A computed fold for a 74-nucleotide RNA from a Flavobacteriales bacterium, annotated as transfer RNA. Rfam family: tRNA. Rfam classes the family as a transfer RNA. The sequence is in RNAcentral, with records from ENA. NCBI's taxonomy places the organism under Bacteria, Pseudomonadati, Bacteroidota, Flavobacteriia, Flavobacteriales.
RNA sequence: GCUCCCGUAGCUCAAUUGGUUAGAGCACCGGACUCAUAAUCCGGAGGUUGAAGGUUCGAUUCCUUCCGGGGACA
Numbered sequence: 001g002c003u004c005c006c007g008u009a010g011c012u013c014a015a016u017u018g019g020u021u022a023g024a025g026c027a028c029c030g031g032a033c034u035c036a037u038a039a040u041c042c043g044g045a046g047g048u049u050g051a052a053g054g055u056u057c058g059a060u061u062c063c064u065u066c067c068g069g070g071g072a073c074a
């Protein structure tokens, strides 16, 4: 230089012919239990879906450009 893949909660990941609340586990906070702690159980908070545009009644999903990470080729 060219090409492909990935980017969603603090972390690891789901979420499809575009469709009506974006979820799970762990972590965190509160409560129950316990003499206390852990474990266990119940509840809660936490997201500009990498950024900016476009298409659409509607975008995590489709298109364009850019940013970051990784792979193949040169």
Base pairs, nucleotide, nucleotide: 001073003071004070005069006068007067010026011025012024013023019057028044029043030042031041032040050066051065052064053063054062